[in-house]
Transfer RNA from an uncultured Clostridia bacterium, 72 nucleotides, folded computationally. The prediction has a mean pLDDT of 80. Rfam family: tRNA. About the family: Transfer RNA (tRNA) molecules are approximately 80 nucleotides in length. It is annotated as a transfer RNA. Its family is annotated with triplet codon-amino acid adaptor activity in the Gene Ontology.
Parts: sequence; C1' cells; structure tokens
RNA sequence: GCUUCCAUAGUGAAAUGGAUAUCACAUAAGUCUUCGAAACUUAGAUCCCGGGUUCAAAUCCCGGUGGAAGCA
Repeated sequence: GCUUCCAUAGUGAAAUGGAUAUCACAUAAGUCUUCGAAACUUAGAUCCCGGGUUCAAAUCCCGGUGGAAGCA
C1' cells in the first nucleotide's frame, strides 16, 4: 500500500428496515435475615463520528476514526 471483518449500557453479547433497542453479569434501592451471603422484586445506564437512501436506519450506502486478520 491492497483486501476482508469488527465497533451497541460499566463488562460480554443479541436484535428480518417497523422502534419502549433485549439478555447475562456488574451497579443502586427494596423484600427476606440477628447481620451478611444466596434468592426474589424494582430502577438507572447503550446503538463510534459525519453525511446519504427510505414513510421509517443499530440494521442498507459513502466518508472518517479506532481495532483485528490476511496478502505484498
């Protein structure tokens, strides 16, 4: 330099173009307990950035940024 792939709560992941963006762990509060742990209930917290297509974009397209792999 070229090609391919990836980027979503604090962490790890899911999500046919149709929406309250889901799950697990973690965090906070509560129930329970003499106190904890466990269990149960509840809450907050996410679509890498900028454009485009579309009635509608996390999803499709383009560019950028970061990361990984392969070729040279």